Predicted 3D model of a 102-nucleotide RNA (TPP riboswitch aptamer (THI element)). The model forms 90% of the base pairs in the Rfam consensus. The coordinates come from a structure-prediction model, not an experiment, and the mean pLDDT is 75.
RNA sequence: AUAAUUUAUUAGGGGUGCUAAGUCACAGAAGACUGGCUGAGAUCAUACCCUUAUAACCUGAUCCGGGUAAUACCGGCGUAGUGAAAAUAAACAGAUGAAAAA
Numbered sequence: 001a002u003a004a005u006u007u008a009u010u011a012g013g014g015g016u017g018c019u020a021a022g023u024c025a026c027a028g029a030a031g032a033c034u035g036g037c038u039g040a041g042a043u044c045a046u047a048c049c050c051u052u053a054u055a056a057c058c059u060g061a062u063c064c065g066g067g068u069a070a071u072a073c074c075g076g077c078g079u080a081g082u083g084a085a086a087a088u089a090a091a092c093a094g095a096u097g098a099a100a101a102a
Stems, first nucleotide, its partner, number of pairs: 001096002005091006011051004016045001017037003021034004057083001058081002063076004
């Protein structure tokens, strides 16, 4: 002097869909509530995830294939994109590297 990685604190970014069953409403549809599905998380949980990024999230997308009651449900797209939000400290570490002296 030390990259990457991990953790903590503070600050910040993001998403919150689908719906066969039941009830209300209702000509019917839409809608609301309870429940169900996937997921870390399904609109307040102040919880979850993410903060330079090869996947938090956004665009492409009213996309393509498969599957389902249905849906970004699964896969592709995607090592895509001049998209996207940081600082400090500790650990790693009597470790590694460099210099000087002997």